[in-house]
RNA sequence: AGGGGUGAACGCAUGGUCGCUCCGGCCGUCGGGGCCGGGGAGGAAAGUCCGAACACCACAGGGCGCGGUGGUUCGUAACGCGAACUUCGGGUAACCGAGGGAAAGUGCCACAGAAAACACACCGCCGAUGGGGCGUUCGCGCCCACAGGUAAGGUUGAAAUGGCGAGGUAAGAGCUCACCGCCCCCAUGGCGACAUGGGGGGCAGGGUAAACCCCACCGGGUGCAAGACCAAAUAGGGAGACGUUUGAGGGCUGCCCGCCUGAAGUCUCCGGGUAGGUUGCAGGAGGCACCGGGUGAUCGGUGUCCAAGUUAAAUGAUCAUGGUCCGCCUUCGGGCGGAAACAGAAUUCGGCUUAUAGUUCACCCCUCUUU
RNA sequence: CGGAACGUGGCCUAGCCUGGUAAGGCGCUUGACUGGGGGUCAAGAGAUCGGAGGUUCAAAUCCUCUCGUUCCGACCA
Numbered sequence: 001a002g003g004g005g006u007g008a009a010c011g012c013a014u015g016g017u018c019g020c021u022c023c024g025g026c027c028g029u030c031g032g033g034g035c036c037g038g039g040g041a042g043g044a045a046a047g048u049c050c051g052a053a054c055a056c057c058a059c060a061g062g063g064c065g066c067g068g069u070g071g072u073u074c075g076u077a078a079c080g081c082g083a084a085c086u087u088c089g090g091g092u093a094a095c096c097g098a099g100g101g102a103a104a105g106u107g108c109c110a111c112a113g114a115a116a117a118c119a120c121a122c123c124g125c126c127g128a129u130g131g132g133g134c135g136u137u138c139g140c141g142c143c144c145a146c147a148g149g150u151a152a153g154g155u156u157g158a159a160a161u162g163g164c165g166a167g168g169u170a171a172g173a174g175c176u177c178a179c180c181g182c183c184c185c186c187a188u189g190g191c192g193a194c195a196u197g198g199g200g201g202g203c204a205g206g207g208u209a210a211a212c213c214c215c216a217c218c219g220g221g222u223g224c225a226a227g228a229c230c231a232a233a234u235a236g237g238g239a240g241a242c243g244u245u246u247g248a249g250g251g252c253u254g255c256c257c258g259c260c261u262g263a264a265g266u267c268u269c270c271g272g273g274u275a276g277g278u279u280g281c282a283g284g285a286g287g288c289a290c291c292g293g294g295u296g297a298u299c300g301g302u303g304u305c306c307a308a309g310u311u312a313a314a315u316g317a318u319c320a321u322g323g324u325c326c327g328c329c330u331u332c333g334g335g336c337g338g339a340a341a342c343a344g345a346a347u348u349c350g351g352c353u354u355a356u357a358g359u360u361c362a363c364c365c366c367u368c369u370u371u
Numbered sequence: 372c373g374g375a376a377c378g379u380g381g382c383c384u385a386g387c388c389u390g391g392u393a394a395g396g397c398g399c400u401u402g403a404c405u406g407g408g409g410g411u412c413a414a415g416a417g418a419u420c421g422g423a424g425g426u427u428c429a430a431a432u433c434c435u436c437u438c439g440u441u442c443c444g445a446c447c448a
Base pairs, nucleotide, nucleotide: 001367002366003365004364005363006362007361008360009359010358012322013321014320015319016318017317018316020040021039022038023037024036025035026034027033042342046353047352049351050350051349052348053347054223055222056221057220061257062256063255064254066219067218068217069216070215071085072084073083074082075081086099087098088097089096090095100214101213105212106211107208108207109206122154123153124150125149126148129147130146131144132143133142134141135140162180163179165177166176167175181203182201183200184199185198186197187196188195189194227279228278229277230276237270238269239268240267241266242265249261250260251259272447273446274445286305287304288303289302290301291300292299293298324339325338326337327336328335329334372444373443374442375441376440377439378438381397382396383395384394391428399415400414401413402412403411404410421437422436423435424434425433
């Protein structure tokens, strides 16, 4: 200098004018206004995909079912999140991606192919042994490819029953042996996943669990339209079902049990009415800085900061100056023109994922060059 | 705000659970029958299943993300 990897940060600034919404104060007045001061979107507010807080129902119980997670250890309120480590795969590397069990059982593996899972004999090879035929010096030799043997070679396929070499054989074959792979056992190190070393076994066990399933762990249900309070209005109407102690219905949800409530009503449908306010609801598992523990996620301490709160749902428009980027011109001083994304609170947090114009910073890797 | 379902030729649906190369109806095109139309009959075209990624030998189907559409949910008596 070029190319790449990872992790962070910003995502227009300042001022004027005119508006919107909320809070406080003052004026005036009771229909509501005016003035002054202050607050007013995001890194994702989004998707609503996970986890929680909070609220109500038995403070949440038992069994079955159902759903979810899936290397190990740690972090956390919790998680499907994060950190470190580990094995496998990719990359020259920085680094990135994946993760229980297919040796409990069941299912599936189309087409092609001989055969797709209790392996199998289509082509090929052999035909030692048995059988048949011919010859014979009676020792046996030759022929047939009939029984049969054979997975080394071919063919099909995504996938064909350890790989490769040597020995061996009629031809072959873990049949035997060396190396590699695999499985089992032991020792050592590690909290552990696992690693390293040694010994043994001829090898059994194709793939698929984002198929059923098995193992381990987790999960009660409903969501701020939860819930609490106040106010307004009516036809307090009609039909049906179940029930009144032999217990309907509700909490309660897929089912069953159990518990609570229910000494009489309850549920469904049709019809009717109101579609208002307060609260929940803004200081929280909160942010930042420093110190300390830890490899790290993160934890502890001290200091400091924090005023969106709407519901026809506000947070805007415009002008000026400056900055950034792009294009053109240039007398290299600058000038002219243009552009600025994704999006937008709705009970609140922790994550993940997705969208995002234009930038900035830190660390690391590779190649080339120079010293 | 919360919850649920759906997306397959031009239109309406099936297939998805249990993976094996997309089926039916209407419509469209061509031909025959008719003097012509309608109608009937015969033949044919047209979809890689909303988009992207993954699992698998193989995905409309299973998993994840994403886009779009539709539906339900207030209180009183």

Annotation: This is a predicted complex of two RNAs, RNase P RNA and transfer RNA, with 448 nucleotides together. Model confidence (mean pLDDT): 78 of 100. Rfam match: Bacterial RNase P class A. Rfam classes the family as a ribozyme.